RNAcentral holds the sequence, with entries from ENA. This is a predicted structure of a 73-nucleotide RNA (transfer RNA) from Bacteroidetes bacterium HGW-Bacteroidetes-4. Its Rfam family is "tRNA". By type it is a transfer RNA. The source organism's lineage runs through Bacteria, Pseudomonadati and Bacteroidota. The prediction has a mean pLDDT of 81.
[in-house]
RNA sequence: CGGGGUAUAGCGCAGUUGGUAGCGUGCCACGUUCGGGACGUGGAGGUCGGGCGUUCGAGUCGCCCUACCCCGA
Numbered sequence: 001c002g003g004g005g006u007a008u009a010g011c012g013c014a015g016u017u018g019g020u021a022g023c024g025u026g027c028c029a030c031g032u033u034c035g036g037g038a039c040g041u042g043g044a045g046g047u048c049g050g051g052c053g054u055u056c057g058a059g060u061c062g063c064c065c066u067a068c069c070c071c072g073a
Base pairs, nucleotide, nucleotide: 001072002071003070004069005068006067007066010025011024012023013022019056027043028042029041030040031039049065050064051063052062053061
């Protein structure tokens, strides 16, 4: 320098054909227990890496950029 991939909750990951974003774990509260753990119930937590565009509507489509990984030179 060229090609490909990944980026979504604290962490690990889903998200179909574009239609108001979820699972596990962790966190908080409560129940259970003498207490803790485990278990159960409820709850909080996201401008979906950044920008622009297309569209009535974008995590999803297009373009540019950033970080990381792989391949090639």